[in-house]
Molecule: transfer RNA
Organism: Pelagomonas calceolata
RNA sequence: AACCGCGUGGCGCAAUGGAUAGCGCAUCAGACUUCUAAUCUGGGGGUUGCGGGUUCGAGUCCCGCCGUGGUUA
Numbered sequence: 001a002a003c004c005g006c007g008u009g010g011c012g013c014a015a016u017g018g019a020u021a022g023c024g025c026a027u028c029a030g031a032c033u034u035c036u037a038a039u040c041u042g043g044g045g046g047u048u049g050c051g052g053g054u055u056c057g058a059g060u061c062c063c064g065c066c067g068u069g070g071u072u073a
């Protein structure tokens, strides 16, 4: 430098162009327990990397950029 993939809560991952973007772990609160752990119930936490475009509608499609992994030179 070219090409391929990835970027979504603190972490790991889902989501056919269409409902308020879901799940697990973690975290917080409550229940239980003599206390802790475990278990159960509930809550908070996301401008979906950035900027544009297409569309009635974009996490998803298109363009540019940034970051990251790989391949080739």
Base pairs, nucleotide, nucleotide: 001072002071003070004069005068006067007066010025011024012023013022018056027043028042029041030040031039049065050064051063052062053061